[in-house]
RNA sequence: GAAGUGGACCGGGUGGCCGCGGGCUUCGGUCCGAGGAAAGUCCGGGCUCCACAGGGCAGGGUGCUGGGUAACUCCCAGGGGAAGUGAUUCCACGGAAAGUGCCACAGAAAAUAUACCGCCUGCUGCAGCCUCGGCUGCAGUCGGUAAGGGUGAAAAGGUGAGGUAAGAGCUCACCGGGGGCUCGGUGACGAGCGCCGCAUGGUAAACCCCACCCGGAGCAAGAUCAAGCAGGGGAGACGAGGUGGCCCGCCUCAACCAUCCCCGGGUAGAUCGCUCGAGGCCGUCGGUAACGGCGGCCCUAGAGAAAUGGUCAUCACCCUCCUCUCGGGGAGGGUUACAGAACCCGGCUUACAGGUCCGCUUCCAUU
Numbered sequence: 001g002a003a004g005u006g007g008a009c010c011g012g013g014u015g016g017c018c019g020c021g022g023g024c025u026u027c028g029g030u031c032c033g034a035g036g037a038a039a040g041u042c043c044g045g046g047c048u049c050c051a052c053a054g055g056g057c058a059g060g061g062u063g064c065u066g067g068g069u070a071a072c073u074c075c076c077a078g079g080g081g082a083a084g085u086g087a088u089u090c091c092a093c094g095g096a097a098a099g100u101g102c103c104a105c106a107g108a109a110a111a112u113a114u115a116c117c118g119c120c121u122g123c124u125g126c127a128g129c130c131u132c133g134g135c136u137g138c139a140g141u142c143g144g145u146a147a148g149g150g151u152g153a154a155a156a157g158g159u160g161a162g163g164u165a166a167g168a169g170c171u172c173a174c175c176g177g178g179g180g181c182u183c184g185g186u187g188a189c190g191a192g193c194g195c196c197g198c199a200u201g202g203u204a205a206a207c208c209c210c211a212c213c214c215g216g217a218g219c220a221a222g223a224u225c226a227a228g229c230a231g232g233g234g235a236g237a238c239g240a241g242g243u244g245g246c247c248c249g250c251c252u253c254a255a256c257c258a259u260c261c262c263c264g265g266g267u268a269g270a271u272c273g274c275u276c277g278a279g280g281c282c283g284u285c286g287g288u289a290a291c292g293g294c295g296g297c298c299c300u301a302g303a304g305a306a307a308u309g310g311u312c313a314u315c316a317c318c319c320u321c322c323u324c325u326c327g328g329g330g331a332g333g334g335u336u337a338c339a340g341a342a343c344c345c346g347g348c349u350u351a352c353a354g355g356u357c358c359g360c361u362u363c364c365a366u367u
Base pairs, nucleotide, nucleotide: 001363002362003361004360005359006358007357008356009355010354012315013314014313015312016311017310018309020033021032022031023030024029035338039349040348042347043346044345045344046343047218048217049216050215054248055247056246057245059214060213061212062211063210064078065077066076067075068074079093080091081090082089083088094209095208099207100206101203102202103201116149117148118145119144120143122141123140124139125138126137127136128135129134157175158174159173160172161171162170176198177196178195180193181192182191183190184189222272223271224270225269231263232262233261234260235259239253240252241251242250279298280297281296282295283294284293285292286291317334318333319332320331321330322329323328
């Protein structure tokens, strides 16, 4: 200097004038007022209500190990696998020997799956050679074979040697696979030794099996006050109702009623919930880290059809043009990219013009 990789941050500042919302007020004024994602509604909760959140079935979720957290499908650290020279990144990472299904086309055959071309022995026929025996070639057929070739993403583990009529884990060596023992580790696993010729695919992001987890509904939850009316019909005692479905249990109401369903009518206004929180910042201690303990400081939107804006000046940044001996100077334009709280919080995912800082890796050149 170039390329890459991991992380953090800014994305406008200051002042004047006018305007908007909330708190406080001595009524003069004073303080505060959109985000790193407020977005998606993908997860998890706090909170509110129902309320036996009791049991079971169905259903749903997660899926290597350990830790963190209020909790999680999140985060951290490891293990295994894969990509990369590397820094690093990714994994929908339990089980195919419980069962069922699927693997197009090609190919003989796609799982207890085959013989298309082949190879070999025997028999038959024909031809040639030859010193009688016999040898070679071609064709057919019974049998053996899956080493060679072809097809394919994948074809009865791979490479080599021996052996065989020709072949085959048939035998052996190494690798692969499956168990066992020892050591290390909380664990997933790792290392070593030895045994077995060994069952010869893939797919569970197919159904399924295994382990663990799961009451429901949601701020349009809900609470209080005010206002307002018109009823009619049906079910109803082994009845009615009880917040996803079904069953059991339990609870509440209740005798022509409670309650539920259908048709119809009236009201729909105000206040609260609504911002002090699993809160933020700084320091210190523990921990590899996520994070936790302790101490100190701080209060930083609460609208209600929806406020947080407009204008002027200046600085910063960016773009265009001109000029310049490198620095630099001048003019014009833009307010910047993605985008706007709505009960709150912890994550994940997605979007982002321009810019700043830190760590690490590889390559090139120079010293």
This is a predicted structure of a 367-nucleotide RNA (Bacterial RNase P class A) from a bacterium.
Of the family's consensus pairs, 93% are formed in the model.
It was read from a public genome assembly, where an Rfam model found it.
It matches the Rfam family "Bacterial RNase P class A". It is annotated as a ribozyme. About the family: Ribonuclease P (RNase P) is a ubiquitous endoribonuclease, found in archaea, bacteria and eukarya as well as chloroplasts and mitochondria.